[in-house]
RNA sequence: UAGAGUUUGAUCCUGGCUCAGAAUGAACGCUGGCGGCGUGCCUAACACAUGCAAGUCGGAUGUGCCCGCAAGGGUGCAUGGCAGACGGGUGAGUAACACGUGGGGAACCUACCUCUUUGUGGGGAAUAACGCUCCGAAAGGAGUGGUAAUACCGCAUGAGACCAAUGGCUGGGAUGCUGUUGGUGAAACCUCGGGACCGCAAGGCCGGGGGCAAGGAGAGGGUCCUGCGUCUGAUUAGCUAGUUGGCGGGGUAACGGCCCACCAAGGCGACGAUCAGUAGCCGGCCUGAGAGGGUGAUCGGCCACACUGGAACUGAGACACGGUCCAGACUCCUACGGGAGGCAGCAGUGGGGAAUUUUGCGCAAUGGGCGAAAGCCUGACGCAGCAACGCCGCGUGGGUGAUGAAGGUCUUCGGAUUGUAAAACCCUGUCGUCGGGGACGAAGGUGGGGGCGUUAAUAGCGCCUUUGCUUGACGGUACCCGGAGAGGAAGCCCCGGCUAACUCUGUGCCAGCAGCCGCGGUAAUACAGAGGGGGCAAGCGUUAUUCGGAAUUAUUGGGCGUAAAGGGCGCGUAGGCGGCUUUUUAAGUCAGAUGUGUAAUCCCCGAGCUCAACUUGGGAACUGCAUCUGAGACUGGGAGGCUAGAGUGCUGGAGAGGGUGGUGGAAUUCCUCGUGUAGCGGUGAAAUGCGUAGAGAUGAGGAGGAACACCAGUGGCGAAGGCGGCCACCUGGACAGCAACUGACGCUGAGGCGCGAAAGUGUGGGUAGCAAACAGGAUUAGAUACCCUGGUAGUCCACACUGUAAACGAUGAACACUUGGUGUGUCGGGAGUUGACCCCCGACGUGCCGGAGCUAACGCGUUAAGUGUUCCGCCUGGGGAGUACGGUCGCAAGGCUGAAACUCAAAGGAAUUGACGGGGGCCCGCACAAGCGGUGGAGCAUGUGGUUUAAUUCGAUGCAACGCGAAAAACCUUACCUGCUCUUGACAUGUCCGGAACCUCGCAGAGACGCGAGGGUGCCCGAAAGGGAGCCGGAACACAGGUGCUGCAUGGCUGUCGUCAGCUCGUGUCGUGAGAUGUUGGGUUAAGUCCCGCAACGAGCGCAACCCUUGUCAUUAGUUGCCAUCAUUUAGUUGGGCACUCUAAUGAGACUGCCGGUGACAAACCGGAGGAAGGUGGGGAUGACGUCAAGUCCUCAUGGCCCUUAUGAGCAGGGCUUCACACGUCAUACAAUGGUCGGUACAGAGGGUCGCCAAGCCGCGAGGUGGAGCCAAUCUCAUAAAACCGAUCGUAGUCCGGAUCGCACUCUGCAACUCGAGUGCGUGAAGUCGGAAUCGCUAGUAAUCGCAGAUCAGCAUGCUGCGGUGAAUACGUUCCCGGGUCUUGUACACACCGCCCGUCACACCAUGGGAGUGGGGGAUACCAGAAGUGGCUAGGAUAACCUUCGGGAGUCCGGUUACCACGGUAUGCUUCAUGACUGGGGUGAAGUCGUAACAAGGUAACCA
Repeated sequence: UAGAGUUUGAUCCUGGCUCAGAAUGAACGCUGGCGGCGUGCCUAACACAUGCAAGUCGGAUGUGCCCGCAAGGGUGCAUGGCAGACGGGUGAGUAACACGUGGGGAACCUACCUCUUUGUGGGGAAUAACGCUCCGAAAGGAGUGGUAAUACCGCAUGAGACCAAUGGCUGGGAUGCUGUUGGUGAAACCUCGGGACCGCAAGGCCGGGGGCAAGGAGAGGGUCCUGCGUCUGAUUAGCUAGUUGGCGGGGUAACGGCCCACCAAGGCGACGAUCAGUAGCCGGCCUGAGAGGGUGAUCGGCCACACUGGAACUGAGACACGGUCCAGACUCCUACGGGAGGCAGCAGUGGGGAAUUUUGCGCAAUGGGCGAAAGCCUGACGCAGCAACGCCGCGUGGGUGAUGAAGGUCUUCGGAUUGUAAAACCCUGUCGUCGGGGACGAAGGUGGGGGCGUUAAUAGCGCCUUUGCUUGACGGUACCCGGAGAGGAAGCCCCGGCUAACUCUGUGCCAGCAGCCGCGGUAAUACAGAGGGGGCAAGCGUUAUUCGGAAUUAUUGGGCGUAAAGGGCGCGUAGGCGGCUUUUUAAGUCAGAUGUGUAAUCCCCGAGCUCAACUUGGGAACUGCAUCUGAGACUGGGAGGCUAGAGUGCUGGAGAGGGUGGUGGAAUUCCUCGUGUAGCGGUGAAAUGCGUAGAGAUGAGGAGGAACACCAGUGGCGAAGGCGGCCACCUGGACAGCAACUGACGCUGAGGCGCGAAAGUGUGGGUAGCAAACAGGAUUAGAUACCCUGGUAGUCCACACUGUAAACGAUGAACACUUGGUGUGUCGGGAGUUGACCCCCGACGUGCCGGAGCUAACGCGUUAAGUGUUCCGCCUGGGGAGUACGGUCGCAAGGCUGAAACUCAAAGGAAUUGACGGGGGCCCGCACAAGCGGUGGAGCAUGUGGUUUAAUUCGAUGCAACGCGAAAAACCUUACCUGCUCUUGACAUGUCCGGAACCUCGCAGAGACGCGAGGGUGCCCGAAAGGGAGCCGGAACACAGGUGCUGCAUGGCUGUCGUCAGCUCGUGUCGUGAGAUGUUGGGUUAAGUCCCGCAACGAGCGCAACCCUUGUCAUUAGUUGCCAUCAUUUAGUUGGGCACUCUAAUGAGACUGCCGGUGACAAACCGGAGGAAGGUGGGGAUGACGUCAAGUCCUCAUGGCCCUUAUGAGCAGGGCUUCACACGUCAUACAAUGGUCGGUACAGAGGGUCGCCAAGCCGCGAGGUGGAGCCAAUCUCAUAAAACCGAUCGUAGUCCGGAUCGCACUCUGCAACUCGAGUGCGUGAAGUCGGAAUCGCUAGUAAUCGCAGAUCAGCAUGCUGCGGUGAAUACGUUCCCGGGUCUUGUACACACCGCCCGUCACACCAUGGGAGUGGGGGAUACCAGAAGUGGCUAGGAUAACCUUCGGGAGUCCGGUUACCACGGUAUGCUUCAUGACUGGGGUGAAGUCGUAACAAGGUAACCA
């Protein structure tokens, strides 16, 4: 020392991305009241108009001009002195002694300042200004005349200084100090005052002040040297000729290759030289808990630079920002001949840019320059202006105030909220505004007085003191007083999670948002607006950047079995680390002291502005460096000793350890010969292939190559790769025992060296088998594969390369320590035993299981992944990519080293629950099989698709839509279409008015409806008037209405998996957790049914049972039912009876209860008895948690949206009934187990008053007529049909089949044309048992036969029920389908209808190569050579000094030479940009081709 979001269905871990914090010289958007203090070109070291930024001194000097009578004063020019090397700016360059820090100089310099010593003598020659003349456009220049100095030049002097010679002292060392002798070399004057003395005067002279010269010392400043520290890249590994050193010179203030001549061959570098890139460094600043990381604005220190490059001059100091010269680029002036310039000073302009101020005031203060001073100068500085750029402070009001006003928003319509907020009332007066007053910052300066010092002096000068006058840019500012007045002063961002804050409307994957995850496809808390809320506040957000969070580079403080990560293995160099002991040293280490660590900053305590920011006094701190002193444990160094580490020696046994040479048998193949005949071979099945020219098979013989069965083993050996018949030779290592020797000789190991499977390469051999490539045959949609037949490299040997593998234990090496059990290999020891053998112990190796501990988990566990030490290697999100470029190795293939742009928010590990598998085990189901009958073929019925149509209303669409909603479409239904109509409406509630309701009739119209006439007044209260309920009509408005949309907003209901046996919970336990356990296991069952076992124990929803029905019996009850007995009848018709049948109520019965066997003494199963029924007796109802966004808004209900003279309502007609076609589901058939005809039996369950309808009569029949009976155990529908008994047909498109069509009828109904059903007669189509495929059914079932009902006026091959007749088969669970359970794999979780790979096509993006092209950088060689400096010097010039007067010395100009900038030529290097074309890569809702991977992924996958 704070964390959070994001990988998953969920979990833990790894790991990246993102957020919350602080900060800024900031910028942008919206907004903006005041003040204080700070800050303000980060970009173009880009270019600059204009003004200012460095002058001053008359007390150094000459002179022009002005004022003045003069004295004197002022001003200009010039000489001269000092200062322009400071101050101010900027950060281009620089990776360096540039900077920081600590030292050194016995190799140094220093103007002005302070202190001190001595001196300041005497001469000379010029020159500017100025005057005159001349040249030039200008800038400027030339000549000539004359003049001064503190300007210039000799001479004198020389304490000290310097030089030479020669002594001494100090010292490790002399270049230090010091003595003697000789030599060299200085100066400048100005001003003030004056007593005595001198002088005509000036003045001398004396004194003061200032200056000057030569020394000494100090302070401050500067120069040089040096230890340490100081960015990135090794895809920069070698660099270096003045280079490294020496001797001698030159040069400098001074050391030094700084420079030169000569000599030597050195110097630097893996502790990173050289090269490249980037960069001013530091105090500090920001951040951080700290360690660190980032940064180097403002302030302070140092450095570098001044248009670019070069150079020197002057000077104490410069190689000089506002100086000089040259070259270059640029700009300006020009009379074209020539000239001028340098804002990275302050303002300001243009430009660049996201972006950075006034062409302000003042020298009042502080500081600087000059001056004796007054003073002058000062864009340093002090102030003001602009800018919310930052920090700090203040305000925009305070109190009271509920009818909780109005308005807004929301609403469940009740209300809630805005909200004490407002209004209203009572106050206050900061800031701003108006008026008045009004500072500090001022110290000094100058004049007068006084005192002290100097002096001969009461001059003068200096110092102190007192006093008059005088100095403020800011500024009439800060501050103070007064007046008025709530009056003038609030915005910005956010509200899905992270993250404080929620609703409405609009929009509809659009518009848009977004920091990450992600929002938006009609109910968006995520877009936009609004209301409300949250945060901060004169600001608020955004963007950019830095640190933090990030332990995400880990020193503090990470890792490497599987997540990224152990080098393939060894030997070994440097380096790192190192046993016991004695002594010494003091490098590390520790302690104390001293010096230093500028100031500022930070921190603490104070002080000043009203506070704060800010400023300021003191302290602490500055973790550092250096020196001295001390300590001596530990590490290191030196010396000595030891034997436990390591090694040597001796004695042994084990071993596929390595190399070489021999040798053996089995097998394959080939050759020869014999026997022998038609196939062999191969596969899922085949074919190619071989074979009658004799294969294959078999026997004998021979050849050749390769590999070594059994033994053989989680056995052995080796460092790893790897090593396997046997024998011999050569040879390495490990181990055991002994304890003689050496004496730390050790461990690790960057570079380096060596070894290193397979494949591959080169050369030469060899080649039996196998076998890439290749060929053929198959398979397939294709099959460049898997399978088959062949077959070449290769595999083998020798020599030489290659140097990689999933080179794996995915686990580096060495050492030490830490519970155990059990195998095995080798060696040794001990007890027993004669021995075999067995038991125990020790060592080394190799396995398994497990404890502690560790681990994310899996797992590891004395052979560690435990606990520690030492050393090496490696990792830092995924992809791009082990790629590109470069280098290096290789014959090549390729290896090693090894990026970036761009892109994604993940990629990944382990484990969990599911789902899935052309994984496994167990089990079930008409799932298959075994059977029976169908569908698919025909025509017809019906539904659907499609098509058609004005409309063919709508829905249902794999199983689980399709004889489904629809248990009845001619009208109605009806929702659709066309036409005609209505608008408070066909229907509901409320208000008002009128009327009873209602019934009948006429006319127009297709009808809805319109017009008209007539009849008629009821019920309740009340005496009446009147009122009320109900109904009808009218009026206006709220509203009605909608089969309009959304089943993906919903309720309810339903289907399906599935009547499958499952689905869960509580508590406990295990696991970091998701989760597990229970529910798994052994049996058993139809069943999670039951039993046993078990870290589980219990429980719930399901199963089962309870319910209905059916099968047996009993009891009760007998009408409409029944009739055995007794009568009676045509007839249970009647009397009688209730035994039976039956009816319908209540009971009984079945429970593995009993017996035997099996089983585990269980559960249960098998068999049996009894029983009407036997192991849930048969059937039904009953449907767990859930799945399918399954179906339904058109049953109903319902949110939202939509229509409102219409998407509502009424009416007529039409449509839902179409018809080339396709599909589903039925019914009927194709016939003889049948058809037809005749005759004769036997049901059950239902229905019936707008109904069922008897008998009788009519009709061939449908039906008509008729009217009895019946609200039903009474009457009726109602004859059941198959069956049975006869007859006929004789295998045929038929006496099968009945479609279709014609005619004639019947019934229902307002109405049968579109469009009903039925009857009779006639017609007589397809069809002769149905391809691929497919459905139902396990017993009263299938098959077959009829009957009834709902719907309904009528319409049934459909549906729902009912009974009649009544089978076959099930070996069994391999296979198909579905399901359950356990287990396994998984890259799936939208869950295999999953996931996912690569080419190709298209679009975009970045990048590599690329003939080249263009630019930059630095290097080498050569050419060239401005200015300048040094050297030389034939020429020219020349005041001071010397001179013998000729000249000389010296100086200047010129010439020349050395060095050198710009420039040029050539070469190669490096970097950037660009380039036709080209390579791969990345990204992109719905493109193409295939199916590689994930399951045994359908050929296991993967590495080289």

Background: This is a predicted structure of a 1504-nucleotide RNA (small-subunit ribosomal RNA) from an uncultured bacterium. The sequence is in RNAcentral, with records from ENA and SILVA.